[in-house]
Predicted 3D model of a 347-nucleotide part of an RNA (small-subunit ribosomal RNA, central domain) from an uncultured bacterium. The full RNA is in RNAcentral, with records from ENA and SILVA.

Context: one part of a larger RNA
């Protein structure tokens, strides 16, 4: 490098935009650059293919042909390029007091608990646990009844359900931002994908400056158990979680399954929008999310029109186990790190 993979054997980047590249709808028209075909010139031979000859055979040696790159004419338009004219089936725009949705940012509101505080009632306990005990309580606890003031999350509806590129996202209202799918009208290939590069990215963690009820890392601090325990159970409890501006860039960031686009039996539950048959309960056409399965694949498990079938385009990755998601160097970072990433050895 070639080949062959990348759901689970090694392997799809966390996601999404996008410059550059590569790949690209229909019809006509003329060109002929690439492309085929014919000649022709050149290239030392050997060597590779093909056929025959010679050494007993065969390796090998001869001869003789083709193949094969380049160059020049000629010719040929189906097919790619590029040129010109169109179409509307791929893409988008636009329309309406439309329609869905836990899509997203600000701002207001509200009910339940949980601890804490004031009072009122009321007396010996309570809490906790397998049992205990630390702990709380006659300075009046629990427990019950009315108030304050405070932070954090949003029962019930709730669903295999809904919305978002993915991370994610769930009380209620209001603003203001965006998306989806169906219909007419308009534009006319304006398209896919996409190294670099930006941008978005759970929780933990880091700067700063609030806030902190609950709940809780600490080789922090008690009781326990235990031969002993840095535990596992139990009492407190800092950081942290919450909010603002920054950063960090990671995960079993999973569907373990890139992305676009045709093309291939059905059956059934869900959810959306319109438009007809209908007439309030089905069909049909479309856009989504599940279950089964035919063909097809697959080592098998399984997939299966939301395929891992059939085929096509771009782009990431894999190429024996350990070493090693390492060192070392470079980039970034405040640090924690984190990207990128080998090797002696050694099975």
């Nucleotide at each position: 490098c070639u080949a062959g993979g990348u759901g689970u054997a090694a392997a799809g980047a966390g996601u999404a935009u996008u410059a550059a590249g590569g790949c690209g709808a229909c019809a006509u028209a003329a060109c002929a650059a690439g492309a085929u075909u014919a000649a022709u010139c050149u290239g030392a031979a050997a060597g590779c293919c093909c056929a025959a000859a010679g050494c007993u055979u065969a390796a090998c040696u001869u001869u003789g042909g083709a193949a094969g790159c380049g160059g020049u004419u000629a010719a040929u338009g189906a097919c790619u390029a590029g040129u010109a004219u169109g179409u509307u089936a791929g893409a988008g725009u636009u329309u309406g007091a439309a329609a869905g949705g836990a899509u997203g940012a600000a701002a207001a509101u509200g009910g339940a608990a949980u601890g804490u505080u004031u009072g009122g009632u009321g007396u010996a306990a309570a809490g906790g646990u397998a049992a205990a005990a630390u702990u709380u309580g006659u300075u009046g606890a629990u427990a019950u009844c009315a108030g304050a003031a405070g932070g954090a999350a949003c029962a019930c509806c709730u669903a295999a359900a809904g919305c978002g590129u993915a991370a994610a996202c769930a009380a209620u209202u209001u603003u203001c931002a965006a998306c989806u799918a169906a219909a007419g009208a308009c534009u006319g290939a304006c398209g896919c994908u996409g190294a670099u590069a930006u941008a978005c990215g759970a929780a933990a963690g880091c700067u700063a400056a609030g806030g902190g009820a609950g709940u809780a890392a600490a080789u922090g601090g008690g009781g326990a158990u235990u031969a002993g325990u840095u535990a596992c159970c139990c009492c407190a409890g800092u950081a942290a979680u919450c909010u603002u501006a920054g950063c960090c860039g990671u995960c079993a960031a999973c569907g373990a399954u890139g992305a676009g686009u045709g093309u291939u039996a059905a059956a059934u539950u869900u959810u959306c929008u319109a438009u007809a048959u209908a007439c309030u309960a089905a069909u049909a056409u479309g856009g989504g999310a599940g279950u089964u399965a035919c063909a097809g694949u697959u080592a098998a498990c399984a997939c299966g029109u939301u395929a891992a079938a059939c085929a096509c385009u771009c782009c990431a990755c894999c190429u024996g186990g350990g070493u090693a998601c390492u060192a070392c160097g470079a980039u970034c970072g405040c640090a924690a790190g984190a990207u990128u990433a080998a090797a002696a050895c050694u099975c």